[in-house]
Predicted 3D model of a 74-nucleotide RNA (transfer RNA) from Candidatus Parvarchaeum sp. It matches the Rfam family "tRNA". It is annotated as a transfer RNA. Gene Ontology term of the family: triplet codon-amino acid adaptor activity. Rfam's curators write: Transfer RNA (tRNA) molecules are approximately 80 nucleotides in length. It was read from a public genome assembly. Its mean pLDDT, the model's own confidence on a scale to 100, is 80.
RNA sequence: GGGGUCGUAGUAUAGCUUGGUUAGUAUUCCAGGUUUGGGACCUGGCGACGGGGGUUCAAAUCCUCCCGACCCCA
Numbered sequence: 001g002g003g004g005u006c007g008u009a010g011u012a013u014a015g016c017u018u019g020g021u022u023a024g025u026a027u028u029c030c031a032g033g034u035u036u037g038g039g040a041c042c043u044g045g046c047g048a049c050g051g052g053g054g055u056u057c058a059a060a061u062c063c064u065c066c067c068g069a070c071c072c073c074a
Base pairs, nucleotide, nucleotide: 001073002072003071004070005069006068007067010027011026012025013024020057029045030044031043032042033041050066051065052064053063054062
């Protein structure tokens, strides 16, 4: 320099093909219940689409550029 895969809560992961409900689930964290107390368990809550631009009535999803991670070729 060229090509490919990927990036979603603190962590892990689904959703992307076929654009359309308030972006789901587990765990962490917070509050309450339970307990003599703690753990476990139960209930509730907070928290996310790597960044910019474009297409569209509507974008996590399609297009494009950039950033980052990994792999291959030279």